[in-house]
RNA sequence: AUUGGCAGCGGCUAGGGUUCCGGCUUUCCAAUCUUUGUGGAAGGUGCUGGUCCGAGAGCCGCAACCUCACCGGUGAACAGCGGUCAGGUACACGGCGGGACAAAAGCCCGGGAGAC
Numbered sequence: 001a002u003u004g005g006c007a008g009c010g011g012c013u014a015g016g017g018u019u020c021c022g023g024c025u026u027u028c029c030a031a032u033c034u035u036u037g038u039g040g041a042a043g044g045u046g047c048u049g050g051u052c053c054g055a056g057a058g059c060c061g062c063a064a065c066c067u068c069a070c071c072g073g074u075g076a077a078c079a080g081c082g083g084u085c086a087g088g089u090a091c092a093c094g095g096c097g098g099g100a101c102a103a104a105a106g107c108c109c110g111g112g113a114g115a116c
Stems, first nucleotide, its partner, number of pairs: 008062005015053002020050002022047001023045008064089004069084004091111001093114001097109003
């Protein structure tokens, strides 16, 4: 310098909208009988919320990999297989625009473009 491979899963949160629930509100119908509260239906509205989506650069856990030591079977072996304790898995500024689901987003395009 080039090429190839790998960079996982689960839970939670920041955040997000509106499919369903709920809130608020409009209209209609019904019952009630003077009190506009109750029930139903059709709309509108993201409105603290429930359901839902949800981080490469957020958190937790598991898995995986690497290293030291030790244990077990086989064995020439400090190899290979399985296991136990401990340690490690660095760094990370980031658009516009587009995409999916009901819709939006720190989701995906994307550790992208770009910057340093």
This is a predicted structure of a 116-nucleotide RNA (Guanidine-I riboswitch aptamer) from Parvibaculum sp.
NCBI's taxonomy places the organism under Bacteria, Alphaproteobacteria, Hyphomicrobiales, Parvibaculaceae, Parvibaculum.
Model confidence (mean pLDDT): 80 of 100.
It was read from a public genome assembly, where an Rfam model found it.
It matches the Rfam family "Guanidine-I riboswitch aptamer". Rfam describes the family as follows. This family represents a conserved RNA structure found upstream of the ykkC and yxkD genes in Bacillus subtilis and related genes in other bacteria.